[in-house]
A computed fold for a 72-nucleotide RNA from a Thermodesulfobacteriota bacterium, annotated as transfer RNA.

């Protein structure tokens, strides 16, 4: 200095144009003597940032930030 992969919920990570989801965690109820399990519910994201393409962007182009990794 190039090229590659990756950034989405507290945490892992799905989701690759058409209303953002899962499992663990929290809450809150129900069962229970009680706990814990188990059920049933509820919160919690302007998907890394800006711009551009579309009638519609997490998603597609481009720049830039970060995390990793090759190569010199």
């Nucleotide at each position: 200095a190039g090229c590659c992969u990756c950034g989405u919920a507290g945490c892992u990570c799905a989701g690759g144009g058409g209303u953002a989801g899962a499992g663990c965690g929290g809450g809150a109820u129900g069962c229970u003597u009680a706990u814990a399990a188990c059920a049933u519910c509820c919160a919690a994201g302007u998907c890394g940032a800006a711009g551009g393409u579309u009638c519609a962007a997490a998603u597609c182009c481009u720049u830039c930030c970060g995390a990793g990794g090759c190569u010199a």
The prediction has a mean pLDDT of 85.
The RNAcentral record of the sequence draws on ENA.